[in-house]
RNA sequence: GCCUCCGUAGAUUAGUUGGCUAAAUCGUCAGUCUCAUAAGCUGAAGAUCGAGGGUUCAAGUCCCUCUGGAGGCA
Numbered sequence: 001g002c003c004u005c006c007g008u009a010g011a012u013u014a015g016u017u018g019g020c021u022a023a024a025u026c027g028u029c030a031g032u033c034u035c036a037u038a039a040g041c042u043g044a045a046g047a048u049c050g051a052g053g054g055u056u057c058a059a060g061u062c063c064c065u066c067u068g069g070a071g072g073c074a
Stems, first nucleotide, its partner, number of pairs: 001073007010026004019057001028044005050066005
């Protein structure tokens, strides 16, 4: 330098060909239970989806640029 893949809540992931309000597990917080803690049970907060543009009635999903990471070829 070229090619491929990845970047979604604090962490790990899902999101099938664009279509209603972005989901789950763990963690966190609150309640319940207990003499107390843990476990269990109930509930809540938390991501505008790496950044910026574009296409579209509508984009996490398609296109372009940039950026971070992984791998491959020179």

A computed fold for a 74-nucleotide RNA from a Candidatus Woesearchaeota archaeon, annotated as transfer RNA. Its Rfam family is "tRNA". It is annotated as a transfer RNA. The source organism's lineage runs through Archaea, Nanobdellati and Candidatus Woesearchaeota. The RNAcentral record of the sequence draws on ENA. Model confidence (mean pLDDT): 82 of 100.